[in-house]
This is a predicted structure of a 364-nucleotide RNA (Bacterial RNase P class A) from Alkalispirillum mobile. RNAcentral holds the sequence, with entries from ENA. It matches the Rfam family "Bacterial RNase P class A". By type it is a ribozyme. Its mean pLDDT, the model's own confidence on a scale to 100, is 78.
């Protein structure tokens, strides 16, 4: 001085003025009632306080709350998938184990099970899985022709996966032996498997020990097994109060009536006043924002997170606010706008800013 990794944190900032929105609050107008006032229930007003984000977004994943449904347990459906651990939960998050990729700091992985079944494996290529003979190789045996009887020689049966070749994968590898030729067929050594020990809570790692020639290739984001986990719908959930017009229930009253059915009677239906009841629409209140909550210290724990202690209060609208203008000032300002909450993930972002580390080069 260069390249580079990982965390965390900021998103123009200061003043003036005019709005806009929630609550508290001065004063004051109408509205209901009432003898009159308190009260509600409404609008003007003077003061104060607070008024978008890290992602408010994708709605992808999990809770909390609300409501229906539910004995218990099974099946189908989904989904999760290395091990421990954290949390209200999770698919997230901390540590840690194996695998890859990096010189490193560090980054990535759906990362159970393929000696339960089943299916699939394109093209090459002989053969893609109870393995396979296209080239080579051999032809000991067994046939054949020759023979000087010693043995030659064809390659017909056959043998053989060492070598060539195809392919993304062709059934452990090196080296001796072996044998026609070869081959875990023997053997040493490596590798692999199982079982033991030893570390570890575990995943899993080590192992001079013990068998086992080695044992069936890949694929499970193919069906599938195995463990675990999940009812449903959602703030347009629910709750409360309740017009006008309809219209359902009771009760009283009134003619003991009308009307309709009918040939007539009973009967059954409808119909009229008052008063009472619940239901449920318009409409309004509420859920609704103090909560797994923020900051700051302390304690425990590698940490993710827990608990203690002090403090603060930080949008809550319903056509839906957070804006405009002017002045100074810089790096001249990106993604984007809260509708119940929260806790993650992913995605979009102009520029800045702090902290820890790692490589390289060069100076003391």
């Nucleotide at each position: 001085g260069g390249a580079g990794u990982c965390g965390g944190c900021c998103g123009g900032a200061c003043a003036g003025u005019c709005g806009c929105u929630g609550c508290c609050u001065u004063u004051u107008g109408g509205g209901u009632u009432u003898c009159a006032a308190c009260g509600c229930c409404u609008g003007a007003u003077c003061g104060g306080c607070g008024g978008a984000g890290g992602a408010a977004a994708g709605u992808c994943c999990g809770g909390g709350c609300u409501c229906c449904a539910c004995a218990g347990g099974g099946c189908a459906g989904g989904g999760u998938g290395c091990c421990a651990g954290g949390u209200a939960a999770c698919g997230c998050c901390u540590g840690g184990g194996g695998g890859g990729c990096g010189u490193g700091a560090g980054c990535c992985c759906a990362c159970g099970g393929a000696a339960a079944g089943u299916g699939c494996c394109a093209c090459a290529g002989a053969a893609a899985a109870c393995a396979a003979a296209c080239c080579g190789c051999c032809g000991a045996u067994g046939g054949c022709c020759c023979u000087u009887c010693g043995g030659g020689g064809c390659a017909c049966a056959g043998g053989u996966a060492a070598g060539g070749g195809u392919g993304a994968a062709a059934a452990g590898g090196u080296g001796c032996g072996g044998u026609a030729a070869g081959a875990g067929c023997g053997c040493a050594c490596c590798g692999c498997g199982c079982g033991g020990c030893u570390g570890g809570c575990a995943a899993c790692a080590g192992u001079u020990c013990g068998c086992g020639g080695c044992a069936c290739g890949g694929u499970a984001a193919a069906c599938c097994c195995c463990a675990c986990c999940c009812g449903g719908a959602g703030c347009a959930a629910g709750a409360c109060c309740a017009a006008a017009u309809a219209g359902g229930g009771g009760a009283g009253c009134a003619a003991u009536g009308g009307c309709g059915u009918g040939g007539c009677c009973c009967g059954c239906g409808c119909u009229g006043c008052u008063c009472c009841c619940g239901g449920g629409u318009a409409g309004g209140u509420u859920g609704c924002u103090a909560g797994a909550g923020g900051c700051a210290g302390g304690u425990g724990g590698u940490g993710a997170c827990a608990c203690c202690u002090g403090u603060c209060c930080c949008a809550g609208a319903g056509g839906a606010a957070u804006g405009g203008c002017u002045g100074u000032c810089c790096u001249c300002g990106a993604c984007a706008g809260a509708a119940c909450c929260c806790g993650g993930c992913u995605u979009a972002c102009a520029g800045g800013c702090c902290g820890a580390c790692u490589c390289c080069a060069c100076c003391c």